[in-house]
RNA sequence: GCGGGAAGGAACACGGUCGCGCCCUGAUUUAACCCAGGGUGAGGAAAGUCCGGGCACCGCAGGGCAAGAUGCCAGCUAACGGCUGGGCGGCGAGUGAACCGGCGUGCUUGAGAGAACGCACGCACAGGCGCGAAGCCGACGGACAGUGCCACAGAAACCAGACCGCCCGCCGCAAAAAGGCCGCUCUCACGGUGCGGCGGGUCAGGGUGAAACGGUGCGGUAAGAGCGCACCAGGCCCGGCAGAAAUGUCAGGCGUUUGGUAAACCCCAUCUGGUGCAAGACCCGACAGUGGAGGAGGGCGGCCCGCCCGUUGAUUCCCAGGAUGGUCGCUUCAGGAGCGCGGCGACGCGCCUCGCAGAGAGAUGACCGUGAUUCCGCAAGGAAGACAGAACCCGGCUUACUCCCUUCCCGCACCA
Numbered sequence: 001g002c003g004g005g006a007a008g009g010a011a012c013a014c015g016g017u018c019g020c021g022c023c024c025u026g027a028u029u030u031a032a033c034c035c036a037g038g039g040u041g042a043g044g045a046a047a048g049u050c051c052g053g054g055c056a057c058c059g060c061a062g063g064g065c066a067a068g069a070u071g072c073c074a075g076c077u078a079a080c081g082g083c084u085g086g087g088c089g090g091c092g093a094g095u096g097a098a099c100c101g102g103c104g105u106g107c108u109u110g111a112g113a114g115a116a117c118g119c120a121c122g123c124a125c126a127g128g129c130g131c132g133a134a135g136c137c138g139a140c141g142g143a144c145a146g147u148g149c150c151a152c153a154g155a156a157a158c159c160a161g162a163c164c165g166c167c168c169g170c171c172g173c174a175a176a177a178a179g180g181c182c183g184c185u186c187u188c189a190c191g192g193u194g195c196g197g198c199g200g201g202u203c204a205g206g207g208u209g210a211a212a213c214g215g216u217g218c219g220g221u222a223a224g225a226g227c228g229c230a231c232c233a234g235g236c237c238c239g240g241c242a243g244a245a246a247u248g249u250c251a252g253g254c255g256u257u258u259g260g261u262a263a264a265c266c267c268c269a270u271c272u273g274g275u276g277c278a279a280g281a282c283c284c285g286a287c288a289g290u291g292g293a294g295g296a297g298g299g300c301g302g303c304c305c306g307c308c309c310g311u312u313g314a315u316u317c318c319c320a321g322g323a324u325g326g327u328c329g330c331u332u333c334a335g336g337a338g339c340g341c342g343g344c345g346a347c348g349c350g351c352c353u354c355g356c357a358g359a360g361a362g363a364u365g366a367c368c369g370u371g372a373u374u375c376c377g378c379a380a381g382g383a384a385g386a387c388a389g390a391a392c393c394c395g396g397c398u399u400a401c402u403c404c405c406u407u408c409c410c411g412c413a414c415c416a
Base pairs, nucleotide, nucleotide: 001412002411003410004409005408006407007406008405009404010402012371013370014369015368016367017366018365020041021040022039023038024037025036026035043387047398048397050396051395052394053393054392055276056275057274058273062305063304064303065302067272068271069270070269071268072086073085074084075083076082087140088138089137090136091135094131095130096129099128100127101125102123103122104121105120106119107118110188111187112186113185114184141267142266146265147264148261149260150259163206164205165202166201167200168199169198170197171196172195173194180193181192182191183190214232215231216230217229218228219227233257234256235254236253237252239250240249241248242247280328281327282326283325289319291318292317293316297309298308299307333355335354336353338351339350340349341348342347373384374383375382376381
């Protein structure tokens, strides 16, 4: 300097004039208003309403089923589907090699032509393949409990399978040849080979496909096959070492070769009562119910048991009347800053200090001046300010946004 990442901060500052909400004080008052002084007043997401709670009410708030949620290990937390550290897997700037694909050139029984196939040599393409920093992401338990699904193609996609081919046997035709097949494609020529049917064996070779039920090599066989052996990969079993654990690594044994999918049903472990500030509590005031229907259930998510209320008539429906006003809940809390200690960290503990909205149709503002930042301009000067506004509160997650400032990490190149 370039490229790739992470964290923190800010998101105008100061002064003046005027105007608002709440609290405190002064003075006054039965109380309050007015007046004066002081303090304070919309975010990092206040947004979404996606999780978790605090709090409030409910006598199905107790027990169970169903239903739902979470899902590696260890921690933090009031709790969580959150956060921290670790494990495993993936992505990742870049990089390696030339196996596959791609591109280029050339060659290929006799003659001619050659775009396809094959072979050789090269290139190194936003392709596949391998490695992979800082960092980022993970819907990360179980496929040997069971069920389901894997289109199309293919003979066959969980214990399967016989399309081409290879081998064996039998039958028929032929034995000159023809026809068919093979020798890179076509024409001619040349060379080789018998062909067809049925039955059995086989899946090594070829084909289909994302994937065909291990790979390479040797032996063996009628032809083949882990059929046997060597090495490798997976699986299972038994151990050692490291670690608290997830897990990693090393060594041995067994020819054992047992695809995928659970944000498919399902199984396992853990957790969950419901409804919600339009929750609820209180005060003032007002009114009209022995109204009517109905007749055994009801108890504010589904079912069962228990418990309670109800046949002295509930729940429910209709008619009629009143009310819809005020106060509280409503801001001092799982609270913030500073310092110290412990911890890798999330965080915890201690000391000290601060009080930082509480509206109620909804306050937190308007104007002027100076300065800062960004852009345009030679200058004078002009313009601009993203996403966006508390509504009971708190801890998270997710989404939107300025090409601002500061610091740190990784890689590459250059200089000293």
Molecule: Bacterial RNase P class A
Organism: Deinococcus rubellus